[in-house]
Context: one part of a larger RNA
Molecule: large-subunit ribosomal RNA, domain II
Organism: Lachnospiraceae bacterium
RNA sequence: UCCGGCGAGUUACGCUUACUGGCAAGGUUAAGCACUACAGGUGCGGAGCCGAAGGGAAACCAAGUCUUAAUAGGGCCAUGAGUCAGUAAGAGUAGACCCGAAACCGGGUGAUCUAUCCAUGUCCAGGUUGAAGCGGGAGUAAAAUCCCGUGGAGGACCGAACGCACAUCCGUUGAAAAGGGUGGCGAUGAGGUGUGGAUAGGGGAGAAAUUCCAAUCGAACCCGGAGAUAGCUGGUUCUCCUCGAAAUAGCUUUAGGGCUAGCCUUGAUGGAGUCUCAUGGAGGUAGAGCACUGAAUUUCCUAGGGGGCGUCAAAGCUUACCGAAGAAUAUCAAACUCCGAAUGCCAUGGAGAUGCUCAUCAGGAGUCAGACUGCACGAGAUAAGUUGGGUGGUCAAAAGGGAAAAAGCCCAGACCUACAGCUAAGGUCCCCAAGUACGUGUUAAGUGGAAAAGGAUGUGGGAUUUCAAAGACAACUAGGAUGUUGGCUCAGAAGCAGCCAUGCAUUCAAAGAGUGCGUAAUAGCUCACUAGUCGAGAGGUCCUGCGCCGAAAAUGUCCGGGGCUGAAACACGACACCGAAGCUUAGGAAUCAUGUAUAUGAUUGGUAGAGGAGCAUUCUUAGAGAGACGAAGCCGUACCGGAAGGAGCGGUGGAUUUCUAAGAAGAGAGAAUGCCGGA
Repeated sequence: UCCGGCGAGUUACGCUUACUGGCAAGGUUAAGCACUACAGGUGCGGAGCCGAAGGGAAACCAAGUCUUAAUAGGGCCAUGAGUCAGUAAGAGUAGACCCGAAACCGGGUGAUCUAUCCAUGUCCAGGUUGAAGCGGGAGUAAAAUCCCGUGGAGGACCGAACGCACAUCCGUUGAAAAGGGUGGCGAUGAGGUGUGGAUAGGGGAGAAAUUCCAAUCGAACCCGGAGAUAGCUGGUUCUCCUCGAAAUAGCUUUAGGGCUAGCCUUGAUGGAGUCUCAUGGAGGUAGAGCACUGAAUUUCCUAGGGGGCGUCAAAGCUUACCGAAGAAUAUCAAACUCCGAAUGCCAUGGAGAUGCUCAUCAGGAGUCAGACUGCACGAGAUAAGUUGGGUGGUCAAAAGGGAAAAAGCCCAGACCUACAGCUAAGGUCCCCAAGUACGUGUUAAGUGGAAAAGGAUGUGGGAUUUCAAAGACAACUAGGAUGUUGGCUCAGAAGCAGCCAUGCAUUCAAAGAGUGCGUAAUAGCUCACUAGUCGAGAGGUCCUGCGCCGAAAAUGUCCGGGGCUGAAACACGACACCGAAGCUUAGGAAUCAUGUAUAUGAUUGGUAGAGGAGCAUUCUUAGAGAGACGAAGCCGUACCGGAAGGAGCGGUGGAUUUCUAAGAAGAGAGAAUGCCGGA
């Protein structure tokens, strides 16, 4: 891992509701006794229980009673249906659908491991050092002290046995549930060790680590209370049919639990409900506005303040300053409003449509983690696949088509069958079903097929304006002068360092007291401006369509790919086709409704969940069968049924077994890190 078997809403008691049956103002027996075909049944048994009357705390009264001073008022009750049995569902008490703790308590068993202690034994190769004491000598007044020898002390030294476990390597399904290798530490001591004994779990022991107490220790192990409890996790076994949720509110030592309500389902009863229109309402949102409350721009004006002048002080005068209130102007607000919608909401004994959608009662639930998305908001950073309300949708519980792929987006809601048709979203060059379709323009960037501020004679369209056959724009030819080197300044300043003037004047077709380059300053080149040549448009501004730059990332060139200049984008026009489980067509099934019933119409996705109808298994009762001319079981098989399932035939097997009608359940397995067995 697979296969096989086993494996989870049961039983008892009383209760509630529904249905069925008996009897009915009544219903019913329990224990027990008797009989019997010994499984059960029949008869007896009326004790007891429920009901027929209630009210009151009670005494008590009674179709009433209690409260009360009350005869008032009020509360409860009365104007007849129960009871027994069976079945189903649910709740209650019990282990109560099954498995699962860590723990708690009781009684015992353990110190053959290990900790400490007690008693009694035993062990420690070899080598080294050389304490006290003692002897001798030196020394002293005597001592102290020194030297030599002797001596053999020490939780002394080195180092085997023995003990320990500091480092590292190996080992890590090991050779080993703690070891092996190489080194290390202690090794006469608080030493090691044998044997016997002592201390026991709310305890012992502890050179103390929550360390040890038999591979178990923040409280050992065994059995028992015991099926502890588990608001937690997992699992919970056949089929089909009808309906079908919730992830919200309130309360909760409540927040992953619960109770009540909401939403689902089944039944009964009732007669409403919903939508549209009409009519009538309440309201202060969007918007708008500044009349209030605040915010806020510029200006004017002014009280006041600051500065200056003035003065002994003041008065007074003045101001490139500040400036309340006021005036004008341009604005802003969830907690502003002189105003003010659309929707939504409420009402209707108005009209129309629809038809069980509505309400009440009774039985049964599940749900209380919701997710994304559109719209309008709060929080956040007008961040988040973020978070919290509201209001729609989808998913959840929804398959199908589209978006390359895809819970929540777009289209659309799958009863079954079909090698029939039409469409939706989305598409029609190939992958890939269908236009290499049509008309007019756009884009040249592979833009399409990611992005901003900002930038640019990209290109299309539009508006407006200036110049132009009295000749524009561009180019070429020629001119571009004089007073004058304007004045000032300056070493110089002559159009061109700087300052002033420059709307000076003259000659002119035209020519600035000068546009730029240039010189030390001049010079020189050039421009404005003018004429000629040429011969038709040229210049500016604004709006707008599509493009360009701005543009760097990690598997791989990312449009799904090939590839595309349309097979791209936009707009308009006019067509065709493809495309889904949608719709239609043909056939079939089921549910519901309808006094036209072999008909007609509608309906039939579905998790939690409610309701209904069935299949199969074992046993019991009754009836009917089968079987050695071969039962059950097993193997094979092209048959039947809408499913669970059921036959027939053949083989195997070798003795039981089937059907029908009822009844009773140890009654259906794929999951529980399920249990046992096997491979």